[in-house]
Parts: sequence; C1' cells; structure tokens
RNA sequence: UUCUUUGUCGUCUAAAGGAAGGACAGCAGACUUUGAAUCUGCAGAUCUGUGUUCAAGUCUCAGCAAAGAAU
Repeated sequence: UUCUUUGUCGUCUAAAGGAAGGACAGCAGACUUUGAAUCUGCAGAUCUGUGUUCAAGUCUCAGCAAAGAAU
C1' cells in the first nucleotide's frame, strides 16, 4: 500500500428487512440472627455519517476502530 472479516447493555451472546432478547454482573425487595445461595422485580446496548425502503442491528457507500492475509 492492497484485500478480507468483525463492530449490539459493564462482559459474553441472539435477532437471515417487520415491537432489540437472553445469560452473567449491577440495583431494589423477599427469605435469613447476619452473610452466601435461592426467588421476584428494575435499569441498561445496535461504532459514526449517508443512501435505499412504508419500515434498516440487518442491504449500499464513505469513514473510524480491531483482527487477519498478501506484497
């Protein structure tokens, strides 16, 4: 320099164009003499911008970041 892949709650991971879900962690409550465990509830995310579409996490383009390959 060129090419490829990836980017979703704090972490991990689903959603193949139609209401963004789950687990762990966190917070609150119940239970307990206290704590742990268990149960219930709560909050929390689509890398940025643009385009297509009635509708975009998903498709297009550009950029940013990470990983890999070639030279």